[in-house]
């Protein structure tokens, strides 16, 4: 150069056409504790890689591009 696979919160993930994008950890508050840990409650954080398209409607389907990773030359 070619082929494929991955790309959603600080991390880690689910969601393969119908919505408010779900959980886990971690961060904050609060309850408990003589503290601090655990425990329990509860609140923030996602323009779902970037851009176009198709579509009544896309994290999902199509097309470039970016990054990454395996493999081939």
């Nucleotide at each position: 150069g070619g082929a494929c696979c991955u790309g959603u919160a600080g991390c880690c993930u689910a969601g393969u056409g119908g919505a408010u994008a779900g959980g886990g950890c971690a961060a904050c508050a609060g309850c408990c504790u003589c503290c601090u840990a655990a425990g329990c409650u509860g609140u923030a954080g996602g323009u779902c890689g970037g851009g176009g398209g198709u579509u009544c409607g896309a994290a999902u389907c199509c097309c470039c591009c970016c990054a990454g990773g395996u493999c081939c030359g």